[in-house]
């Protein structure tokens, strides 16, 4: 150079066109205990807000579609394989 696969919260990761973040795990907060661990509840993507609530995000950027994480086009980045190493 040429093909394949991969990129989603703090971390693993789900969902493969139809409510993103299930479920775990680490974190926070309460219970419980003399305290503590374990164990029970709850809350945790981001960001405005006392809150109710709004607003935004699936590497960037565009397409396509009533609807995109999913399809398709460029780019970045990573992995594999091949080819090229005078």
């Nucleotide at each position: 150079g040429c093909g394949g696969c991969c990129u989603u919260g703090g971390c693993g990761a789900a969902a493969u066109g139809g409510u993103a973040a299930a479920c775990g795990c680490a974190g926070c907060g309460g219970g419980c205990u003399u305290a503590a661990a374990a164990c029970c509840c709850g809350c945790u993507c981001c960001u405005c807000g006392c809150a109710a609530g709004g607003g935004g995000u699936u590497g960037a950027g565009g397409g396509u579609u009533c609807a995109a994480g999913u399809c398709c086009c460029u780019c970045a980045g990573g992995c594999c394989g091949c080819a090229c190493c005078a």
The RNA shown here (transfer RNA) has 86 nucleotides and comes from Dongia sedimenti. It was read from a public genome assembly. Rfam family: tRNA. It is annotated as a transfer RNA. Rfam's curators write: Transfer RNA (tRNA) molecules are approximately 80 nucleotides in length.